[in-house]
Context: one part of a larger RNA
RNA sequence: CUGGGCGUAAAGCGCACGUAGGCGGUUUUGUAAGUCGAAUGUGAAAGCCCUGGGCUUAACCUGGGAACUGCAUUCGAUACUGCAUAACUAGAGUAUAACAGAGGAAUGUGGAAUUCCGGGUGUAGCGGUGAAAUGCGUAGAUAUCCGGAGGAACACCAGUGGCGAAGGCGACAUUCUGGACCAGUACUGACGCUGAGGUGCGAAAGCGUGGGGAGCAAACAGGAUUAGAUACCCUGGUAGUCCACGCCCUAAACGAUGGAUACUUUGUGCUGCGGGUAUCGACCCCUGCAGUGCAGGAGCUAACGCAUUAAGUAUCCCGCCUGGGGAGUACGGUCGCAAGGCUGAAACUC
Numbered sequence: 001c002u003g004g005g006c007g008u009a010a011a012g013c014g015c016a017c018g019u020a021g022g023c024g025g026u027u028u029u030g031u032a033a034g035u036c037g038a039a040u041g042u043g044a045a046a047g048c049c050c051u052g053g054g055c056u057u058a059a060c061c062u063g064g065g066a067a068c069u070g071c072a073u074u075c076g077a078u079a080c081u082g083c084a085u086a087a088c089u090a091g092a093g094u095a096u097a098a099c100a101g102a103g104g105a106a107u108g109u110g111g112a113a114u115u116c117c118g119g120g121u122g123u124a125g126c127g128g129u130g131a132a133a134u135g136c137g138u139a140g141a142u143a144u145c146c147g148g149a150g151g152a153a154c155a156c157c158a159g160u161g162g163c164g165a166a167g168g169c170g171a172c173a174u175u176c177u178g179g180a181c182c183a184g185u186a187c188u189g190a191c192g193c194u195g196a197g198g199u200g201c202g203a204a205a206g207c208g209u210g211g212g213g214a215g216c217a218a219a220c221a222g223g224a225u226u227a228g229a230u231a232c233c234c235u236g237g238u239a240g241u242c243c244a245c246g247c248c249c250u251a252a253a254c255g256a257u258g259g260a261u262a263c264u265u266u267g268u269g270c271u272g273c274g275g276g277u278a279u280c281g282a283c284c285c286c287u288g289c290a291g292u293g294c295a296g297g298a299g300c301u302a303a304c305g306c307a308u309u310a311a312g313u314a315u316c317c318c319g320c321c322u323g324g325g326g327a328g329u330a331c332g333g334u335c336g337c338a339a340g341g342c343u344g345a346a347a348c349u350c
Base pairs, nucleotide, nucleotide: 003322004321005320006319007304008303012318014201015200016199017198021194022193023192025088026087027086029084030083031082033081034080035077036076037075038074039073040072041071042070049065050064051063052062053061054060091191092188093187094186095185096183103177104176105175106174107173108172109171110154115149116148117147118146119145120144121143125136126135162169163168206247207246208245209244210243211242215241216240220236221235222234223233258317259316260315261314262313263312266295267294268293269292270291271290272289273288274287275286276285299306300305323350324349325348332343333342334341335340
């Protein structure tokens, strides 16, 4: 090395693109590298194994055989793999037409609400809680009406609805732009799958520079509660939350389930695009593809459960696991402005 595994017991990289590599559709012809057969040579002796012999036996010694599963050369086989060749269209892709969508980026616009400011009306309370108090208010608050400013978020629609690789995406309009799906024809002709390294994207918090700051709100202050209360509750409140640019690169980044392909009883919703039937048309009814849910069968599973969106049956490729603690720590390396990230032990102990 060979084993067994990875939804919940240890274990799927957060996600994608893609290099090397691994694997790869149908048919023809050639080749004969892999593969298979035969022959020859070699594979030291000893040892092991088989069978004889010699020491009284055995150990021991010794004759012969077998074996040495290997390597080289030559001759042959051609199903499979490889290589070369010629073709194909079922995989993959391109073109055309149509279509759904909070997919992405930028710019602009809108209404409701909170807060603040100015003015009017108006008077003694308001606010808050389990109850209170801190707090605000006769320098006129709360309430109410009018006007203005500013920032952030977009009620209803809204739906196990949609879109996106994931993170994620929700007012409206315009511009630019990515992907999917359906239909039928034409074209290319295996161009494919996966993917060590690598590259890019990556919630929130955090960091740098410059803006912005309504509400909310770590820290902080005060009031309560309490034996105490560095909390839960209340009144305030700064970073931050927002924008631009640049970093950070982590999450229960979850479906705790890597990607691709094929196959395998059923029932019933929803979304998108069709076909048939029917009709003036729509609905109804039958049916195809793609997606998204529920229930459940075989099978699988330790059980729970999964069940055509598999955790079923198989193949290919990658990642990962190998008792608990020590420890995602130390050391080293590398990345980062820092915070820290990635990689990642051992002693000891149970």
Overview
Model confidence (mean pLDDT): 89 of 100. A computed fold for a 350-nucleotide part of an RNA from an uncultured prokaryote, annotated as small-subunit ribosomal RNA, central domain. Rfam family: Bacterial small subunit ribosomal RNA.